A computed fold for a 569-nucleotide part of an RNA from a Chloroflexota bacterium, annotated as large-subunit ribosomal RNA, domain I. The prediction has a mean pLDDT of 80.
[in-house]
Context: one part of a larger RNA
Formats: sequence, C1' cells, structure tokens
RNA sequence: GGCGUAUGGUGGAUGCCUUGGCAACUAGGGCCGAUGAAGGACGUGGCAACGCUGCGAAAAGCCACGGGGAGCCGCUUGCAGGCCGAUCCGUGGAUAUCCGAAUGGGGCAACCCACCUCCCGUGAUGGGGAGGGACCCUCUUAGUGAGGGAGGCAAGUGGGGGAACUGAAACAUCUAAGUACCCCGAAGAAAAGAGACAAUUCCCGUAGUAGUGGCGAACGAACCGGGAGGAGCCCAAACCUGAUACGUGUGAUACCCUGCCGGGGUUGCGUAUUGGGGGUUGAAGGACCUACUGAGGUACGGCAGUAACCUCGAGCAGUUACAAAAGUUGCGUCUAGGAGAACGAGCCUGGAAAGGCCGACCAGAGGGGGUGACAGUCCCGUAACCGAAAGACGACAACACUGCUGUAGGUAUCCUGAGUACCACCAGGCACGAAGAACCUGGUGGGAAGCUGGGUCGACCACGAUCCAAGGCUAAAUACCCUAGUGACCGAUAGCGAACUAGUACCGUGAGGGAAAGGUGAAAAGCUCCCCGAGAGGGGAAUGAAAUAGAACCUGAAACCAUACGCUU
Repeated sequence: GGCGUAUGGUGGAUGCCUUGGCAACUAGGGCCGAUGAAGGACGUGGCAACGCUGCGAAAAGCCACGGGGAGCCGCUUGCAGGCCGAUCCGUGGAUAUCCGAAUGGGGCAACCCACCUCCCGUGAUGGGGAGGGACCCUCUUAGUGAGGGAGGCAAGUGGGGGAACUGAAACAUCUAAGUACCCCGAAGAAAAGAGACAAUUCCCGUAGUAGUGGCGAACGAACCGGGAGGAGCCCAAACCUGAUACGUGUGAUACCCUGCCGGGGUUGCGUAUUGGGGGUUGAAGGACCUACUGAGGUACGGCAGUAACCUCGAGCAGUUACAAAAGUUGCGUCUAGGAGAACGAGCCUGGAAAGGCCGACCAGAGGGGGUGACAGUCCCGUAACCGAAAGACGACAACACUGCUGUAGGUAUCCUGAGUACCACCAGGCACGAAGAACCUGGUGGGAAGCUGGGUCGACCACGAUCCAAGGCUAAAUACCCUAGUGACCGAUAGCGAACUAGUACCGUGAGGGAAAGGUGAAAAGCUCCCCGAGAGGGGAAUGAAAUAGAACCUGAAACCAUACGCUU
C1' cells in the first nucleotide's frame, strides 16, 4: 500500500408521513369601477427592527343587529398589562392616508404647486380644517342643471387585422392557419336563432365516407339517424285617426259618425314629417266590404241607430324575448349556526390500548379526522332533522298592478322590406385550390319583378317540389373559471415554478428569467446540577418507551474518511 471484517464519522438515498398540488366528473356560483376599482406605496402593535395576515391617522381595529357559550389579546410559544356573555362567526353601517381610469394644474406613480366657498386661529400675514371644480356624450336652461361614459378582468366569447418557422423529405400553388400575435366590443356566458332553410346551439354516429388536392403533402363535409335542451315573437307597409308645415278649395253642394230636423261655418282636400290604432303571412296573409254576436253609456242639439269609442262583466296572459313600471306577502335558496344514538375502573401485552381475550350496545349514523399503536359506541363529526334580527337571489305561489279578446263569408281595389334581387368583372367564405361551381358575403359598373309576383332545389333549360330575401328581439341545452365532493392521481429531484417569507431570494438597463428550502417527541417533559474546556464542544447526572429521538433533531443506503483487528505485498 491492497483486500477483508468490525465500529464510528460524513452524507442524505430509501421507507413511512402530509399541511400542498393534479385530474375528470357531479353539484352550486360568476363580473368589479367616479359612492373612486383592480393593483400598489406608506403607515398601523405597550415592549414590534424585518416578513406574512388584518386594518387605515377612528389604523391586528369602531358601532348596531343576529349567532355562539368559555376563555381571549393573529402567525408569535416571552415579559408586562389587560378583557370577559368577551375573543370568535355572519349581516348591515362608520372610518377608509397617498398613488393608481386618477379627474383642480403639474409630475421622474405613491410627489410638487395653486384657486373658490365656509369654519378655526392671529393685532395682521403666515398657518390649520371641511367641501368644490378634469374631459367627452345625452337631455335641458336666458344663465344652468341632471344623467351617463372613461379603467380593470385568468380563461372562455363576437368582430377588425393577420404572420413565419414548419410539412411537402428542395420549393413557388398548397400546408402550418384564419393558428400565434395586435386592436375593438360585450356578458356571466358570448355567439347563433324562428324558413326566400335543407334548419339555432351542443354531443354521438354518419366518416376519415362523399369530395377537395403541384389528385402531392395534406384538407375533409353534409343529408339522415340517435341524444341534450326546448319558445316562440315584434315591426315596416296597406287602411283609420290626431298634430305641424306648405299648397289648394269656398259662402254653402266641402266638412262636423249615420238617417231626419235644427245649428255651426273652411274645421275640408292634397303633399311632406311625425304620434296613436291596425297588421305580420306562403294550404299566402293582411287591408277593404257584408252579415251576425253579453249589458250599459258616449259623439254640435233633439229622436233613432251603430264592434267608432268608453265602462262593467266574462275569459286569457305578463315583466328572460313576445308592451312595460314599481311592489307586498308567503315559500325556497345562499350569507353565521343548532341538535344528533350506542361500552366496559374486566383480563393480557405495552411508555401509552384504540391491539388480543371476555362480555355488551347503537345503527336513517360501520363517510372522514383526531385521541400516547389499529376506536361504529372517547372527542370533532356523520345519517335523518331543525334554524335568520339583517342582507342577497329566485324561471315558485298569491295579491296588487298592467295588457289582450270576436266569428263567418266575399271581392281581386290596395299592401307585403330597391340602388335591393339579379347580371358582368374582381375577390373572400363555404371541406370545395376556377373547376361543370351552384350557394353565402364584399368592391366596381349595370340594374328588375312586385302576387298572373319572387327565391331555392350544386352550371343551365323544361317540368315538378319547396320556401317568402332585401327590418328587429329571444331563455335553455354549450365554453371557461371559482368552490365543494370524488380519485386503480403525486407524495418533497414527485405533484403547480411555489407543501416553507414564492413569482419570494437571486440574475438582467429592460422585456424577461427564476430557484433552493418539509418531518425532535405522545407531551418540551427542550438536559436544574457536577466535571473538562477560553469557547465551540464533550463526559456524568436528570427527562423520556427511546437521547446513536438533543433541536446540524424520524428512518439514516452508497460514494468518501478514520480507528481496531486479520490476511497479504
């Protein structure tokens, strides 16, 4: 020196654990903001320097109401001092510095500098306090006043723009992909949607089919079937009627609901604009005309009439679309909670019983967690049940309120969305790349019919079928996120980057990048005391079941180091 064995050191693997994560499903919930948000800065504790949490100069808090029932003064365990139907939980209120849309003006965010009104203070100035004023839009006024907007938001969503790498084994059409990214908007969902469809939305199948395609790479339906959900409606127009403006009309023949009598005297008619009624469809529908149908009343006066109007009655409906406002009560849900069955001082092991043995009991509860090892009956709970002064929500019910209401027949006079449909050219979207290319949308130019009308049915024509564009609204089924339950999900190099002061420390001018780091013990019982040592540390003693559990603390592998012994060179 090597090898081996043993004992230690170092180290932190492994095992066990879990406060944290992850995932899909089920259930519930989803916007905040000028009444100043989101997010921050700075403060705030008796001792409080830092971090987290809470709060805001009224500062780990103030007030009221409700819950609750023994300790409390956050993480935080110490000292001091206190509190107590308190602490705590829920609802409502008060306060809420400065920055931030930031909004009096400015500004290098958390700072600087004024003005106006009122108040305090000073002899006066300086000083202090409260309130006010940015900009844009709408309505409104002589002056002005009132209301709204602005900003944020992870993912999802509608719209406006819109790549490249890549793939095609190169590359240009193509692909990637209408993806990433940028901008605008809205809502808890958004979008779409009520037939000029081949059907709103979502899922499964149809089907990797039919097709598209330098027919390469690749892209890729629909009809139809099954399911989830379920809801349908309103205008424009014709026509009636009111108002305003313009034009026109006239002395009675217009007109004042109709008939007769009386009375009035341009109130008429046309056009334009506008309010109300009416009306909404494709077996066309509606206007219009005729007839009939509960009661009562009204129209310039009288008499009579009248679905022209009003009231009552009857019926129906309603605030998520279908007209709309605000309610009351009840009920339900949410935001605190309450109550909740049943075992043993038996024996054994052990530090400890929940284990083993023995004998019982409850169960609408034998989900789960904790307790000195494994507990239905010890604790918290669990099943079924009960509960709100206050606030919120509800597609529930009633009331209140509000709205609506005819039937039959006829005619072909009127209406039924125009720079629209359609055509040409050029594009885009449709699974469909110009193709035989329909369909939908846009740009430029041209430009209908109008119900004996018009669109579509994948060029186009005929026949046939089907549907009514050129106006609008609309819940649910769906997406995403949050919370809870659940898991042949992870268990500290795993699982989120983050189980711990984590988007922290640290790095970067910046955009941005981005860690490591869990475990004494059942309980601190966290080693009074003695000895060595300057101390660190160690040896005794003590605690404990255990101290090779002593805080560098569960277990404690290997590399590596040391000591002792054996063999060997």